Notes: A computed fold for a 73-nucleotide RNA from Candidatus Cacconaster stercorequi, annotated as transfer RNA. The prediction has a mean pLDDT of 83. The organism belongs to Candidatus Cacconaster, within Bacteria. Its Rfam family is "tRNA". Rfam classes the family as a transfer RNA.

[in-house]
RNA sequence: GGCGCAUUAGCUCAAUCGGCAGAGCAUCCCGCUCAUAACGGGACGGUUCCGGGUUCAAUCCCCCGAUGCGCCA
Numbered sequence: 001g002g003c004g005c006a007u008u009a010g011c012u013c014a015a016u017c018g019g020c021a022g023a024g025c026a027u028c029c030c031g032c033u034c035a036u037a038a039c040g041g042g043a044c045g046g047u048u049c050c051g052g053g054u055u056c057a058a059u060c061c062c063c064c065g066a067u068g069c070g071c072c073a
Base pairs, nucleotide, nucleotide: 001072002071003070004069005068006067007066010025011024012023013022019056027043028042029041030040031039049065051063052062053061
């Protein structure tokens, strides 16, 4: 220098061929218990890496850039 993959909640990750962004863990509240843990119920939590384009509509498709990993030279 070229190419590929990844980037979504505090963390780990989903999201079918474009159609209301979800789960587990963590945190908080409640239940259960003599109490704690475990277990059960609920709540909170998002500029989907940045910017642009296409579209009625973009996490998803296209372009530029950023970061990480890998391959080639």